[in-house]
RNA sequence: GAUAGAGGCGCGUCUCGCCAAGAGUAUCCGUGGCCCAUGCCGUGCAGGGCAGGCCCGGGGAAAGGGGCAGACGCCGAAGGCGGUUCCCGCUGCAAAGGGGACUGGCCUGGGCGGACAAACUAAGAGUUGUCCGACUGUCGCAAAUGGUAUAAUUUGCGGAGGGCUAUC
Numbered sequence: 001g002a003u004a005g006a007g008g009c010g011c012g013u014c015u016c017g018c019c020a021a022g023a024g025u026a027u028c029c030g031u032g033g034c035c036c037a038u039g040c041c042g043u044g045c046a047g048g049g050c051a052g053g054c055c056c057g058g059g060g061a062a063a064g065g066g067g068c069a070g071a072c073g074c075c076g077a078a079g080g081c082g083g084u085u086c087c088c089g090c091u092g093c094a095a096a097g098g099g100g101a102c103u104g105g106c107c108u109g110g111g112c113g114g115a116c117a118a119a120c121u122a123a124g125a126g127u128u129g130u131c132c133g134a135c136u137g138u139c140g141c142a143a144a145u146g147g148u149a150u151a152a153u154u155u156g157c158g159g160a161g162g163g164c165u166a167u168c
Base pairs, nucleotide, nucleotide: 001168002167003166004165005164008075010074011073012072013071014070017068018067019066027059028058029057030056032055033054034053035052038051039050040049041048043094044093045092046091047090078108079107080106081105082103083102084101085100086099087098088097109136110135112133113132114131115130116129117128118127120126138159139158140157141156142155143154144153145152
């Protein structure tokens, strides 16, 4: 340098199927009632457009997101921050936010639990970050057990995946 592997509630993606929730919400109907130049089109400014708001009665969804199952690709799998670039709303500008693509520039070995925080969202359901806690895999060091042994096991401490193991 190349190839192949390992960590386990392991990582990510996806068409479809089922389930809960979304929600008695959006919205539609009415010889129904009340209000109004107020209100709506994410924030601010300018412009443009629409007609509205609440209550009562009767009908009444869906999408994104989530869980389970399955399939596929995998073990920096992947995630986050930053950078470049494209997209999102009636139009333009501005700010913020959201989504996609690329990127060893930096951080994180892994999953779990707890606390706090952020964005999306109906919703801590799920996602992400920080800190703490044991657990687990790997390598190094030290000690002990064992005993042919430098194998193996246990304990303690420390490190990081740009690592570790095997073969060429």

Record summary: The RNA shown here (Lysine riboswitch aptamer) has 168 nucleotides and comes from a chicken gut metagenome. The sequence is in RNAcentral, with records from MGnify. Its mean pLDDT, the model's own confidence on a scale to 100, is 77.